[in-house]
RNA sequence: GGCUCCAUCGUCUAACGGCUAGGACAUGGCCUUCUCAAGGCUAAAAUAGGGGUUCGAUUCCCCUUGGAGCUA
Numbered sequence: 001g002g003c004u005c006c007a008u009c010g011u012c013u014a015a016c017g018g019c020u021a022g023g024a025c026a027u028g029g030c031c032u033u034c035u036c037a038a039g040g041c042u043a044a045a046a047u048a049g050g051g052g053u054u055c056g057a058u059u060c061c062c063c064u065u066g067g068a069g070c071u072a
Base pairs, nucleotide, nucleotide: 001071002070003069004068005067006066007065010025011024012023013022018055027043028042029041030040031039048064049063050062051061052060
């Protein structure tokens, strides 16, 4: 250089083109307890960036960025 794949809450991950973007762990609050732990309830938190297609894009297409692999 060429080709392929990946990028979503703090972390790990779901999501037929049609949601309020879901879950687990972690974190905050409340309950329980003499206190802590455990347990229960609850809250906040995310689509790498820019364009395009579409009535509608996390999803499809293009470019860029970052990462991984194969090849020379």

Notes:
A computed fold for a 72-nucleotide RNA from Candidatus Andersenbacteria bacterium RIFCSPHIGHO2_02_FULL_45_11, annotated as transfer RNA. Rfam family: tRNA. Rfam classes the family as a transfer RNA. Its mean pLDDT, the model's own confidence on a scale to 100, is 80.